[in-house]
RNA sequence: CAAGUUGGCUGAGUGAUCGCGGCUGGCGCUUCGGCGCUGGCUGAGGAAAGUCCGCACUCCACAGAGCAUGGUGCCGGCUAACGGCCGGGCGGGGCGACCCGACGGAAUAGUGCAACAGAGAGGUAUAUUGCCGUGACCACAAGCUUCGGCAAAAGGUUUAGCCACGGGCUUCAGCCCGGGGACGCGGCGAGGGUGAAACGGUGGUGUAAGAGACCACCGGCAGAGGCAGCAAUGUCGCUGGCCAGGUAAACCCCACCAGGAGCAAGACCAAGCAGGGCGAAGGGGCUGCUCGUCCCGUCUGACGUCCGGGUAGGUUGCAAGAGGGUGCCAGCAAUGGUGCUCCCAGAUAGAUGAUCACUAGCGUUUGCGUGAGCAAGCGCCCACAGAAUGCGGCUUAUAGGCCGACUUGGCCG
Numbered sequence: 001c002a003a004g005u006u007g008g009c010u011g012a013g014u015g016a017u018c019g020c021g022g023c024u025g026g027c028g029c030u031u032c033g034g035c036g037c038u039g040g041c042u043g044a045g046g047a048a049a050g051u052c053c054g055c056a057c058u059c060c061a062c063a064g065a066g067c068a069u070g071g072u073g074c075c076g077g078c079u080a081a082c083g084g085c086c087g088g089g090c091g092g093g094g095c096g097a098c099c100c101g102a103c104g105g106a107a108u109a110g111u112g113c114a115a116c117a118g119a120g121a122g123g124u125a126u127a128u129u130g131c132c133g134u135g136a137c138c139a140c141a142a143g144c145u146u147c148g149g150c151a152a153a154a155g156g157u158u159u160a161g162c163c164a165c166g167g168g169c170u171u172c173a174g175c176c177c178g179g180g181g182a183c184g185c186g187g188c189g190a191g192g193g194u195g196a197a198a199c200g201g202u203g204g205u206g207u208a209a210g211a212g213a214c215c216a217c218c219g220g221c222a223g224a225g226g227c228a229g230c231a232a233u234g235u236c237g238c239u240g241g242c243c244a245g246g247u248a249a250a251c252c253c254c255a256c257c258a259g260g261a262g263c264a265a266g267a268c269c270a271a272g273c274a275g276g277g278c279g280a281a282g283g284g285g286c287u288g289c290u291c292g293u294c295c296c297g298u299c300u301g302a303c304g305u306c307c308g309g310g311u312a313g314g315u316u317g318c319a320a321g322a323g324g325g326u327g328c329c330a331g332c333a334a335u336g337g338u339g340c341u342c343c344c345a346g347a348u349a350g351a352u353g354a355u356c357a358c359u360a361g362c363g364u365u366u367g368c369g370u371g372a373g374c375a376a377g378c379g380c381c382c383a384c385a386g387a388a389u390g391c392g393g394c395u396u397a398u399a400g401g402c403c404g405a406c407u408u409g410g411c412c413g
Base pairs, nucleotide, nucleotide: 001409002408003407004406005405006404007403008402009401010400012359013358014357015356016355017354018353020043021042022041023040024039025038026037027036028035029034045384049395050394052393053392054391055390056389057262058261059260060259064291065290066289067288069258070257071256072255073254074088075087076086077085078084089103090101091100092099093098104253105252110251111250112247113246128192129191130188131187132186133185134184135183137181138180143150144149155163156162157161165178166177167176168175169174200218201217202216203215204214205213219243220242221240222239223238225236226235227234228233266316267315268314269313275307276306277305278304279303282296283295284294285293286292323342324341325340326339327338328337329336330335361380362379363378364377365376366375367374368373
């Protein structure tokens, strides 16, 4: 200097004038509901969004059990809790800093699924190409021939060769020729090929030919152990030929957790009305079902349903908190403890806006400068975007600007 990884901050500021919401001091008015004037303080976010999780809070009169349903899924810690966060383990990606993980279970409960290719796709499956044994067939050489034809078998090795074997001829010394094709039955599952993946790998023994059939070493798995660690896990050897794919983000099994509804929850006050018909002996609540339990009702009819009437106004819930900032201590950290300090929206048709000036920033033009950059003019105020009970998280969106740490590469000293 360049390219990356990761953590954090900001996302306009200041002043003046006018105008809004809340709280509050003073003065005045009041029909006692409140209103006017004038001061003070204060007034949207890092995501207020999504409504994906968890909870606080409220109600369902009280307390349970079982099933169903749903959620989570390595270990340890944090937290009010969580499916969140921190640290670690294992697996994967990356040269690396780092990032991702839907991370219990497939032989060890069981049931499913897998296109095409391939012989065969998961338990001893399969028979593509092959090897071996056996049976007999066709053809052929030398040679023989009655001229129609007849005519055998084959292993090793240091591999155009040699040894053995077979056929023929023969003067018995030798000479000549010889592994071509296809089929049935049986054995094998080792090579090549196909595929994402093919019943462990290498080297041997053995066999008619093979094969964990056996052996050595390696790998995996199982069992019982040692060492380190709180643990997940790692590592070390021993025993055992045990060698049994993938998928559970398929059903399922296992472990743990979970009542429901939600601020339009709920509580209070004021005002107002108008009941009637039908069914009916059981009904309703515990917000999926069953048990259990409680309440109401069967004369005064619970409950359900139809028609009709009144109200929808006000107060509260409503913001001082699992609160913010900061110093110290403990801890790798998340976070906790403690001292000091601060009060930072509570609307209800829903408030925080408008104008001007300056500054900051961004874009652009011109000039100067080797360059970094500096000066002036003009324009813009630019991103994502607005509370509605609140909080802790997660996820998504985000113009521009700033800061820290780390990795890789190049150059200079």

A computed fold for a 413-nucleotide RNA from Candidatus Leptofilum gracile, annotated as Bacterial RNase P class A. Its mean pLDDT, the model's own confidence on a scale to 100, is 75. The sequence was found by an Rfam model in a public genome assembly. Taxonomically the source falls in Candidatus Leptofilum (Bacteria, Bacillati, Chloroflexota, Promineifilaceae (SeqCode)). Its Rfam family is "Bacterial RNase P class A". Rfam classes the family as a ribozyme.